[in-house]
């Protein structure tokens, strides 16, 4: 200098004028005025997990759903960290729903004879026929048919009877042998996933984001949750169910609870107000523990929308590197997706110079 890998961060700036939401002060209310604050790293998708609230504490079974290598972290998780195994890359590093296929069922397109069971071609043996040969047999054969053996070889396929080499055989075959792969047992190391060694018999295709089996986890509904106040009214009319248990607690059963529930017609008040509502499992620095995720401690400092028809905007001027994706609606931890341009830190490979 070039090419790359991992991580952290920024997300136009300044000023004038006008406007909007909230807080506070000026006065006791409205109004008005001053001052202060006013979107994001994803506010998004609503995909996981939790807090909070209510459901008559929500117990048992079935069904259903979720997770799925190991150990740890956490309020919890499908998240994070550290490892193991497999795969990719020269490397920094990246990716993997990664339990069980010798419990059972199912599936394996097309091609192919056959997809766990098969003989299409080929190879080998025997028989019959034919040819050749002979005086006649015997013998011989790029021949035909039949019976059988064979998974070496060809061919098909993503996948074809563990692989390679040898022995062996009529031809062959884990039939036998060596090495390798897989499996089982034992020993050693590790908390564990797993790794290494020895021995054994000889092998058992793949798919579980197919059913299924195994282990663990899961009550439901959600801020329009829910609480209070005010206004209006009515104890309206009709029909039906219910102590032989309605409604409700989970889809069903058991179990629990214990009196109202459902439909239709007619009418009233209203998108009434207050709370929930935003400062919190919050961040940074320091100390301690831990490889790390993270946890504990102590002071200091920092943050700072809270609307309810829903504010966070418009316009003008200047500057620069000319500005992407995008807008809160109870809150928090994650994941995923979108994103112009730029900054910083650590690392790898190649090349060059000293």
């Nucleotide at each position: 200098g070039g090419a790359g890998c991992g991580g952290a961060c920024c997300a136009g700036g300044u000023g004038g004028c006008c406007g909007c939401g909230g807080g506070u002060c000026a006065c006791g209310a409205c109004a008005u005025g001053g001052c202060c604050c006013g979107a994001g790293g994803a506010a998004a998708g609503u995909c996981c997990g939790g807090g909070c609230u209510c459901c008559g504490u929500a117990g048992g079974g079935c069904a259903g759903g979720g997770u799925g290598c190991u150990g740890g972290g956490u309020a919890a998780c499908a998240c994070c960290c550290a490892g193991c195994g497999g795969g990719g890359g020269c490397g920094a590093c990246c990716c993997c729903a990664g339990g069980g296929a010798a419990a059972g069922u199912g599936c394996c397109a097309c091609a192919g004879a056959g997809a766990c069971a098969u003989a299409c071609c080929g190879c080998c043996u025997c028989g019959u026929g034919g040819g050749u040969g002979u005086c006649a047999c015997a013998g011989c054969c790029a021949c035909a048919c039949g019976a059988g053996g064979u998974a070496a070889g060809g061919g098909u396929g993503a996948a074809a009877a563990g692989g390679u080499g040898g022995u062996g055989u009529a031809a062959g075959a884990g039939a036998c042998c060596a090495c390798c792969g897989g499996c089982a047992g034992c020993c050693a190391g590790g908390c564990g996933a797993c790794u290494g060694g020895c021995u054994g018999g000889c092998c058992a295709g793949g798919c579980a984001a197919a059913c299924c089996c195994c282990a663990c986890c899961c009550g439901g509904a959600g801020c329009a949750a829910g609480a209070c106040c005010a206004a209006a009214u009515a104890g309206g009319a009709g029909g039906g169910g219910g102590a032989u248990g309605a409604c409700g607690c989970u889809g069903c059963c058991c179990g629990c609870c214990g009196a109202u529930c459902c439909c239709u017609c007619g009418g009233g008040u209203u998108a009434g107000g207050u709370c929930g509502c935003u400062g919190g499992a919050g961040g940074u620095a320091c100390c301690a523990g831990g490889c790390a995720a993270c946890u504990g401690g102590c002071u200091a400092c920092c943050c700072u929308a809270g609307a309810u028809a829903g504010a966070u905007g418009g316009u003008c001027a200047c500057c620069c590197g000319a500005g992407a994706c995008a807008g809160a609606a109870c809150c928090c931890g994650g994941c995923u997706u979108a994103c112009a341009g730029g900054u910083c830190c650590g690392c790898u490979c190649c090349u060059u110079g000293g």